[in-house]
Molecule: transfer RNA
Organism: Alteraurantiacibacter sp.
RNA sequence: GCCGCGGUAGCUCAGUGGUAGAGCGCACCCUUGGUAAGGGUGAGGCCGAGAGUUCGAUUCUCUCUCGUGGCACCA
Numbered sequence: 001g002c003c004g005c006g007g008u009a010g011c012u013c014a015g016u017g018g019u020a021g022a023g024c025g026c027a028c029c030c031u032u033g034g035u036a037a038g039g040g041u042g043a044g045g046c047c048g049a050g051a052g053u054u055c056g057a058u059u060c061u062c063u064c065u066c067g068u069g070g071c072a073c074c075a
Stems, first nucleotide, its partner, number of pairs: 001071007010024004018055001026042005048064005
């Protein structure tokens, strides 16, 4: 440099046009003599950045950026 995959909650991931969910974690409550386990409730993200298309974009298109895999080049 070329090609592919990916960036969504603190972590691991789903969702692929109609204003976003799960598990774990966190807070509170129930339960216990207390702890753990178990059960319930809740907080927490505008989806890597910008632009375009659309009535409407996390989702489609373009550019940039970060991570990752492969190939090529230089030494």